[in-house]
RNA sequence: AGAGUUUGAUCCUGGCUCAGGAUGAACGCUGGCGGCGUGCCUAACACAUGCAAGUCUAAGGAGAAAGUAUUCUUCGGAAUAUUAUUAAACUGGCGAACGGGUGAGUAACGCGUAGGCAACCUACCUUAUAGAUUGGAAUAACCUUGAGAAAUCGGGGCUAAUACCGAAUAAUAUUUGCAAAAAUCAAAGGAGGCUUUUCGGAGCUUUCACUAUAAGAUGGGCCUGCGUCUGAUUAGCUAGAUGGUAAGGUAAAAGCUUACCAUAGCGACGAUCAGUAGCUGGUCUGAGAGGAUGAUCAGCCACACUGGGACUGAGAUACGGCCCAGACUCCUACGGGAGGCAGCAGUGAGGAAUUUUGCGCAAUGGGCGAAAGCCUGACGGAGCAAUACCGCGUGAGGGAUGAAGGAUUUUGGUCUGUAAACCUCUUUUCUCAAGAAAGAAGUUCUGACGGUACUUGAGGAAUAAGCAUCGGCUAACUCCGUGCCAGCAGCCGCGGUAAUACGGGGGAUGCAAGCGUUAUCCGGAAUCAUUGGGCGUAAAGCGCCUGUAGGUUGUUUAGUAAGUCUGUUGUUAAAGACCAGGGCUUAACCCUGGGAAAGCAAUGGAAACUACUAGACUUGAGUAUGGCAGGGGUAGAGGGAAUUUCUAGUGUAGCGGUGAAAUGCGUAGAUAUUAGAAAGAACACCGGCGGCGAAAGCGCUCUACUGGACCAUUACUGACACUCAGAGGCGAAAGCUAGGGGAGCAAAAGGGAUUAGAUACCCCUGUAGUCCUAGCCGUAAACGAUGGAUACUAGAUGUUGCGCAAUUUGUGCAGUAUCUUAGCUAACGCGUUAAGUAUCCCGCCUGGGGAGUACGCUCGCAAGGGUGAAACUCAAAGGAAUUGACGGGGGCCCGCACAAGCGGUGGAGCAUGUGGUUUAAUUUGAUGCAACGCGAAGAACCUUACCAGGGUUUGACAUGGUACAAAAUUUUUCGAAAGAAAAUGGGUCAUAGACACGUACACACAGGUGGUGCAUGGCUGUCGUCAGCUCGUGUCGUGAGAUGUUGGGUUAAGUCCCGCAACGAGCGCAACCCUUGUUUUUAGUUUAAUCUAGAAAGACUAUCGGUUAUACACCGGAGGAAGGUGAGGACGACGUCAAGUCAGCAUGCCCCUUAUACCCUGGGCUACACACGUGCUACAUUGGGUAGAACAAUGAGAUGCGAUUUUGCGAAAAAAAGCCAAUCUAUAAAUCUACUCUAAGUUCGGAUUGUAGGCUGAAACUCGCCUGCAUGAAGUUGGAAUCGCUAGUAAUCGCUGGUCAGCUACACAGCGGUGAAUUCGUUCCCGGGCCUUGUACACACCGCCCGUCACACCACGGAAGCUGGUUAUGCCCGAAGUCGUUAUCUUAACCUUUUGGAAAGAGACGCCUAAGGUAGAACUAGUGACUGGGGUGAAGUCGUAACAAGGUAACC
Repeated sequence: AGAGUUUGAUCCUGGCUCAGGAUGAACGCUGGCGGCGUGCCUAACACAUGCAAGUCUAAGGAGAAAGUAUUCUUCGGAAUAUUAUUAAACUGGCGAACGGGUGAGUAACGCGUAGGCAACCUACCUUAUAGAUUGGAAUAACCUUGAGAAAUCGGGGCUAAUACCGAAUAAUAUUUGCAAAAAUCAAAGGAGGCUUUUCGGAGCUUUCACUAUAAGAUGGGCCUGCGUCUGAUUAGCUAGAUGGUAAGGUAAAAGCUUACCAUAGCGACGAUCAGUAGCUGGUCUGAGAGGAUGAUCAGCCACACUGGGACUGAGAUACGGCCCAGACUCCUACGGGAGGCAGCAGUGAGGAAUUUUGCGCAAUGGGCGAAAGCCUGACGGAGCAAUACCGCGUGAGGGAUGAAGGAUUUUGGUCUGUAAACCUCUUUUCUCAAGAAAGAAGUUCUGACGGUACUUGAGGAAUAAGCAUCGGCUAACUCCGUGCCAGCAGCCGCGGUAAUACGGGGGAUGCAAGCGUUAUCCGGAAUCAUUGGGCGUAAAGCGCCUGUAGGUUGUUUAGUAAGUCUGUUGUUAAAGACCAGGGCUUAACCCUGGGAAAGCAAUGGAAACUACUAGACUUGAGUAUGGCAGGGGUAGAGGGAAUUUCUAGUGUAGCGGUGAAAUGCGUAGAUAUUAGAAAGAACACCGGCGGCGAAAGCGCUCUACUGGACCAUUACUGACACUCAGAGGCGAAAGCUAGGGGAGCAAAAGGGAUUAGAUACCCCUGUAGUCCUAGCCGUAAACGAUGGAUACUAGAUGUUGCGCAAUUUGUGCAGUAUCUUAGCUAACGCGUUAAGUAUCCCGCCUGGGGAGUACGCUCGCAAGGGUGAAACUCAAAGGAAUUGACGGGGGCCCGCACAAGCGGUGGAGCAUGUGGUUUAAUUUGAUGCAACGCGAAGAACCUUACCAGGGUUUGACAUGGUACAAAAUUUUUCGAAAGAAAAUGGGUCAUAGACACGUACACACAGGUGGUGCAUGGCUGUCGUCAGCUCGUGUCGUGAGAUGUUGGGUUAAGUCCCGCAACGAGCGCAACCCUUGUUUUUAGUUUAAUCUAGAAAGACUAUCGGUUAUACACCGGAGGAAGGUGAGGACGACGUCAAGUCAGCAUGCCCCUUAUACCCUGGGCUACACACGUGCUACAUUGGGUAGAACAAUGAGAUGCGAUUUUGCGAAAAAAAGCCAAUCUAUAAAUCUACUCUAAGUUCGGAUUGUAGGCUGAAACUCGCCUGCAUGAAGUUGGAAUCGCUAGUAAUCGCUGGUCAGCUACACAGCGGUGAAUUCGUUCCCGGGCCUUGUACACACCGCCCGUCACACCACGGAAGCUGGUUAUGCCCGAAGUCGUUAUCUUAACCUUUUGGAAAGAGACGCCUAAGGUAGAACUAGUGACUGGGGUGAAGUCGUAACAAGGUAACC
């Protein structure tokens, strides 16, 4: 410090995600040691048990439980003495308000910080001054008695004090008072020592305690400035409320309380209300600013089962005190009582989750005490937990045959790996044994930790490694299994048979006694932007204006010093952080010291800037004067054209409308035309990227009233300015209310068409509305998608208005447009009218969807408007530009693409292929063009892959081992055959043996036309013989990319020329190659004009004319066998189609292995209702038949072609010449000549069938071909549709070959013969090329994509209601308690003198008041039949709204 993810790729915007650090953590796997921290985050839920606050006998009295001694004893015990405060109690004092826990409440002077108290208190402690005299009355304990289950309570009696109460004394205290002065208020003694004694005591002294006052210290109380979360879908709140007077009250100011008076106080600088929350030092993170957090430690606050209340006290409204109410738990004799772990342990519950019912007061600290000491779950230690941090170890050195094993492999090897084994060494750690601390302060004594740390010795490598990851981000790769399954996943995503992504193995990487995961916080995130973002199109400028608060504000002088800058002082506890040093072996940890930053307060200084005060100025702003342009606004008046309607005339059959029609109108006279009348609305031409207005908007003419701008001129005012939250006004169209008006147009509605449908587009009608008046609505893609103001920063060209100068060119100001510089921008673009450079103010944005929706509030008559969320869901949504592809976009061009022609197919019969069906099998592949007479250049067996049956299992075939054995041949039997059995037969050579062949055995293996053409190679098809496809360098662009390759011409051509930020080049085109056409020549050959083979010449726009740009090129001519590529062929760029082929071949992987292999027989591939493709033959006279006559070329031939002769009607047969081929082997046919047939299902046509033969072949039944005779079907030129062809072509005619025993060949591949017609042209169909345009497409239009409906799931809204919670209020009741009143009752201290008084208490009453009850509310949560939309889901249904002119441009 960044990275991944939107796209085919790019740049940007923008979200999501990751890498880092952290934690009081939890979970999973694993686990050696030590040190040092930490450990209920949840139920402030409930708690068994034990402990956590006592102490003082030197304040007091009583008493003797325990101990000791003695005596007695019935051995049970009893009595006496003694010790001292030893035990348990009591009165009294101090403490218990500290320490410890928790964070419920609290948004507050609660906390933090800085101050104030002249408005206060403070026990113990310290200092100072003064004092401490004299009396009195009680009471607990105790004794006795009563009630009760208990807790506990009552009556009577005795007694003490540092308990209580008088009196005295009395100031620097308190009260009164101006002062002088007056008045008032206190106390307690104990212990030790000495002296003395009448033994009661007294005195002195020391010490502890006591009283008053003053002060200190400490601790508190109160007040104030500033700071302290979210929500405005909480905007008004408050009645002791704000202030005053008086009184009360408090330690103390104060409405703190009460009475009276006044009406005030708070609030957009956010009151009130609601939600959430203890605050801070700090902690985590961050470069910082910040953000988050508030465990442990420390400060403050609050709380102690819930609520209320006071008492005591220096201090409490009191965690381990009291009273009351409530809930809960426990005891009970049912009458009544007891309790409060948010102290330490511990239990239950909750929860993902958090420890021992341990030791000690040795240390530190606290309480009491004179002290010894006692108490102390504070604390110090230990225990448990890898819970965090830190440290150490699990060995070190050597060791290659690179062992074995494992994994992998191209079988060679490689990895694990110096790793192990093995040798040498060490002992941190471990086990055992011995020694043994510091921590102690206080000479003695005192150690929980602890026989611990530590030290020494012995033993033995001995006791000690895991976890996660390995597709990218992100370090680390392979094998097997699985097969969109199982699963993974932080994001992108992986898995559908070769998964580095799942699971396992091996290996590797990272960290390591831990490692991963999960959760949370900060960071990255400049993703709320002060530092440090934006708003034309990505989210984002209010529709426009006026203007309040607020913010900002021209030049200049003087002053002040609030801001600002600077110095000093105080403070911001300690701890922590930082720096330095030190102590534990190191570190973590701990100790000591140091310092800064920044905040607040106080106090000096400076005076530039801001501010304030006073004054001045004119340039901002405004006013005046004179002009000028204008559809600016409001009202009134007037006008003509057109339309429609009405009246009348003329006139006759149609009009109207459309893509085409129809509905409609018209013989009752329309349309058309002429004249007249009426009505309403809108104002042609001028008219213009021209004008005006803030915007919305404004257009016939005239008049009245009225707003603003601009120009010019000098005067005047003297900052009067800019922007504006809230507020107010204006505001298209549609819509609403009321009243008018209504010609045309026209939602709704009706009809006609179109259509699969057509609730649309088109047509005919047509109502609201559109118009006017008055009012409402308040929104628009209200757009320049661009807020307003001011200043500055290059120009050019138009145009409007007003000036100046004028001979034209010019020039100033204000507008309005276009292009462009700098600059800006993601780009597009903007560019003095900024989207540039700056300042000021306002508004708005923070991923997409949900949603501008819900709820609430508010405005509105309504429709609706304004404000405006969340749950849930996705990893994108989006902007600009690029390359393609596509368009029922455009332009240019080409092609048998259309057109012009010729001949076909589609109809018939047959052949053949395919689909389908059938079948035991009908093997299989090929499926739009680019499958279908295709693989197959030939299925009777074989082929053959299929089926049935019969067999074989190292196999029909290959290599290797061992043994036997030559090989093998024929015959017989069985069998459908394969095969089996029997018989026969019996090597060669260079001779330790070798060779080939055969048989048997066992194992490696063979074999597979089994699967995958979507794992592949190779080959092929297709676009397409279309003219394209690219590269290097340069240039342009942030980039994808562009340029070149576009443009003007031209060509068959990216062919060539010209131009050009391009210059060149490559693959394609063309040419080179083959065939053919002409000639020459050589050789062969022929009777021959020859023919064959080789070589050469020839054609290149070379030449002439014209056109063009004096280019390229085109047109025409001459010559020539051939002329503009002469004709034909081969040759197929980058690529596309996961095109075809695993069944030609090769091949990875998978599968079968007595079978998916192999052999054999028979069958099938030839089936047959049907559908399609490709062909053949025809339908006849341009013909058929018969007879005669003529002319080819390619090519083939020995298991061959076969002349010729004979036989047969013929297929053919029998003999057989010639030919291994320029030598031999073939009737070419159409054609021509002659005769015949004569328009008919025929002398056309030949299917089908019968029969007799021939040929091939072991074998023609399924299932061959040919021949003779007989039979003689459909068919009379073929619907929609569709194919081929531009010249030796189409059409037509025959011939040859391959495969092959034969043939289904009418196929295929070739050969020659005869031999046309037409092309105006590019509008249209199809395909293609180039340029351009739009795009929401990129799997690329066979694309993308919208909405309803149906189904499932999810969250949410509404809803009759139902159930809770919280808050405030009214009323009722009202505990305890303070305060007040009191005429009732009671009473030791004092006074009086007994009658009482003072005073106190009890009771009663009053005010206040918790809980409770009740009533209506508000807010909030849950739930709710039903209902509403939303979201997400696999290939559901219906349509096709959007994206291209998306087929009616889209959108608001």
Model confidence (mean pLDDT): 83 of 100.
Predicted 3D model of a 1452-nucleotide RNA (small-subunit ribosomal RNA) from an uncultured bacterium.
Rfam family: Bacterial small subunit ribosomal RNA. Gene Ontology terms of the family: structural constituent of ribosome and ribosome.
The sequence is in RNAcentral, with records from ENA and Greengenes.